[in-house]
RNA sequence: UAUCCUAGAACGCUGAAUUGCGGUACGCAGCCGUGAGCGGGGGACCCAAUUUUACCGGGGUGAAUCUCGCCGGUCAAUGCCGGUGGGUAGGGCUAACCUUCAGCCCGAAUCCGUCAGCUAACUUCGUAAGCGUGGAAGGGGAUAUAU
Numbered sequence: 001u002a003u004c005c006u007a008g009a010a011c012g013c014u015g016a017a018u019u020g021c022g023g024u025a026c027g028c029a030g031c032c033g034u035g036a037g038c039g040g041g042g043g044a045c046c047c048a049a050u051u052u053u054a055c056c057g058g059g060g061u062g063a064a065u066c067u068c069g070c071c072g073g074u075c076a077a078u079g080c081c082g083g084u085g086g087g088u089a090g091g092g093c094u095a096a097c098c099u100u101c102a103g104c105c106c107g108a109a110u111c112c113g114u115c116a117g118c119u120a121a122c123u124u125c126g127u128a129a130g131c132g133u134g135g136a137a138g139g140g141g142a143u144a145u146a147u
Base pairs, nucleotide, nucleotide: 001144002143003142004141011132012131013130014129018036019035020034021033022032023031024030037127038126039125040124041123042122047117057115058112059111060110061109066087067086068085069084070083071082072081073080074079090106091105092104093103094102097139098138099137100136101135
């Protein structure tokens, strides 16, 4: 100084959720076993917290909490339960990476069973599932050429 191009599943994203070996199988997928990696739970001293009783149970994974309106059920009522809609704590995406702006998406589900603060040793569990974006500026980076 120049270039960094649109590609489509061999790539990438959410998530701890990937991977080696062995078995099953012609092989793949799947399943089973096992190891590594990754991610959780339980669990001392010390520390923290802690008056008792009643009411409300309480706690864990996760970003996924809280709140308002409407409808239905239940109740004497407050309230509770279910459905639905709007917000919201919070989380994620816009293609190395970082920051800002702009835009978009999620804001679920489930487990323990009256019990769990932290926590060395120790112990235990999970390793699923679902998707397809490719805006701008700056920083920064990559490649090539020349000095």
Predicted 3D model of a 147-nucleotide RNA (c-di-AMP riboswitch aptamer (ydaO/yuaA leader)) from Moorella mulderi DSM 14980. The source organism's lineage runs through Bacteria, Bacillati, Bacillota, Neomoorellaceae and Neomoorella mulderi. It matches the Rfam family "c-di-AMP riboswitch aptamer (ydaO/yuaA leader)". From the family's description: This family represents a conserved RNA structure found upstream of the ydaO and yuaA genes in Bacillus subtilis and related genes in other bacteria. The sequence was found by an Rfam model in a public genome assembly.